[in-house]
RNA sequence: GCGGACGUAGCUCAGUUGGCAGAGCACAAGGUUGUGGCCCUUGGGGUCGUGGGUUCAAGCCCCAUCGUUCGCC
Numbered sequence: 001g002c003g004g005a006c007g008u009a010g011c012u013c014a015g016u017u018g019g020c021a022g023a024g025c026a027c028a029a030g031g032u033u034g035u036g037g038c039c040c041u042u043g044g045g046g047u048c049g050u051g052g053g054u055u056c057a058a059g060c061c062c063c064a065u066c067g068u069u070c071g072c073c
Stems, first nucleotide, its partner, number of pairs: 001072007010025004019056001027043005049065005
C1' cells in the first nucleotide's frame, strides 16, 4: 500500500425484514438478614466510533473517515 471482520449502557453482547434501543452482569434504593452475602422488587445509566447522504422514518442502506484486529504484498 491492498482486502476482510469488528466498533451499541461501566463490562460481555443481542438487535441482520429500515418502524418505541434491549438482555445478562455491575451500580443505586427498598424488602429479607443480628451484619454481610444469596434471593426478591424498583430505579438510574446510550451522540449506536466520528462526519455526511438516502428515506416519512436509519443501530440497520450508501459514501468518507478514525480505532482495534486478521490476511496479502
Molecule: transfer RNA
Organism: Alkalidesulfovibrio alkalitolerans DSM 16529